This is a predicted structure of a 170-nucleotide RNA (glmS glucosamine-6-phosphate activated ribozyme aptamer) from Halobacillus sp. A5. Rfam family: glmS glucosamine-6-phosphate activated ribozyme aptamer. It is annotated as a riboswitch. Model confidence (mean pLDDT): 77 of 100. The organism belongs to Halobacillus, within Bacteria.
RNA sequence: AGGGUUAAACAAGCGCCAGGGCUGUGCAGAACGGUAUUUAAGCACAGUUGACGAGGUGGAGGUUCAUCGAGUGUUCGGCGGAUGCCUCCCGGUUGCUGCACUUCAACCGAAUGUUUGUAUGCUAAAUCAGAGAGGCGACUCUCUGCCCAAAUCAUACAAACCAAGUGCUA
Numbered sequence: 001a002g003g004g005u006u007a008a009a010c011a012a013g014c015g016c017c018a019g020g021g022c023u024g025u026g027c028a029g030a031a032c033g034g035u036a037u038u039u040a041a042g043c044a045c046a047g048u049u050g051a052c053g054a055g056g057u058g059g060a061g062g063u064u065c066a067u068c069g070a071g072u073g074u075u076c077g078g079c080g081g082a083u084g085c086c087u088c089c090c091g092g093u094u095g096c097u098g099c100a101c102u103u104c105a106a107c108c109g110a111a112u113g114u115u116u117g118u119a120u121g122c123u124a125a126a127u128c129a130g131a132g133a134g135g136c137g138a139c140u141c142u143c144u145g146c147c148c149a150a151a152u153c154a155u156a157c158a159a160a161c162c163a164a165g166u167g168c169u170a
Stems, first nucleotide, its partner, number of pairs: 014080004019076001020049008029039001052069003058089006090109006098168006113161009128145007
């Protein structure tokens, strides 16, 4: 240094890399009268790159291209996973007088019936610029500074639509 075993911690634009891009070394020099200079492509090995935040988790199972915008846009491509989606279960919300129970319909997971519309809001972060550190290099890391989002996210308002049965009460 590598491998195995055990334990702990660590995640969701999260983790990884065998395609591709880029860098280095070698093959490995050749051409030219000489020196200097220039020099495409390929192969091998090694390295490097490969998602910037906002938003999102009741439980179980299943499933895969699972919301929004920013960006010198490879943030391409691939694999795995994931708060999405589907089914069931648990608990609850609404169903135009109030309460309770049952069924039904559509929803919610501390929020909550469906549709439509309006308004307001969200500490955005990287990119970028500057400074520094590491590396032969491609690149990586840290710090400082400036500006800028959108949404099926949040809040408020408005309109339209929306079941039955039993009992009690007014």